[in-house]
Molecule: c-di-GMP-I-GGC riboswitch aptamer
RNA sequence: AACGAAAUGGCAAACCCGGAGAAAUCCGGGGGCGCAAAGCCGCGGGUCCCAAAGAAACAAAAAUAGUGCCUAUCAAAGGAUAGCCGGGCUGCCGAAU
Numbered sequence: 001a002a003c004g005a006a007a008u009g010g011c012a013a014a015c016c017c018g019g020a021g022a023a024a025u026c027c028g029g030g031g032g033c034g035c036a037a038a039g040c041c042g043c044g045g046g047u048c049c050c051a052a053a054g055a056a057a058c059a060a061a062a063a064u065a066g067u068g069c070c071u072a073u074c075a076a077a078g079g080a081u082a083g084c085c086g087g088g089c090u091g092c093c094g095a096a097u
Stems, first nucleotide, its partner, number of pairs: 002097001003094002010035002015030006033083001039089003043086003046081004054074002062067001
């Protein structure tokens, strides 16, 4: 250094209560599924929220040109997530190998 037995401690998912936010989500309390970086950093990708410009299906209606409208949807910027993955920085303990 890799690695993850033991021990001391640490963190805390879902859910519940209170608060912030348009939302994703976050903060405090309870709780404890899990975690050896589940400590910190949105840098790359993913996902989620929001949604400008633009594009725009099916169905219905009008209509017979397969035309036009609207919406679902796609989507820039922005936001969120470090307990989705990668990357960066830092760090407790010390069995086996």